Background
c-di-GMP-I riboswitch aptamer from Halothiobacillus sp., 86 nucleotides, folded computationally. The sequence was found by an Rfam model in a public genome assembly. Its mean pLDDT, the model's own confidence on a scale to 100, is 92. The organism belongs to Halothiobacillus, within Bacteria.
[in-house]
């Protein structure tokens, strides 16, 4: 260093599932647990996906629409960074 991740060292994170708590839900969070991960660190900017409390439509029931909610472990982008190699 707008490069690479084969070997190695020290480590790091933690899917599903179970339990507690938060949340309308999606989901989050703490503990247990490891499927995986070289950014599985961080940021919803772009695309995508999930949810639909509130709001709206339809006479009611109910159905549908809607993100200002959520996912960074869906892809892209931004940003910071360990080790080794070149």
């Nucleotide at each position: 260093c707008g490069c690479u991740g084969a070997c190695a060292a020290g480590g790091g994170c933690a899917a599903a599932c179970c339990c507690g708590c938060c949340g309308a839900a999606a989901g989050g969070u703490g503990g247990g647990g490891a499927c995986g991960c070289a950014a599985a660190g961080c940021c919803a900017c772009c695309g995508g996906u999930c949810u639909a409390a509130g709001g709206g439509a339809c006479g009611a029931a109910g159905u549908c629409c809607u993100a200002g909610g959520a996912c960074a472990g869906c892809g892209g982008g931004g940003u910071u960074g360990c080790c080794a190699g070149g």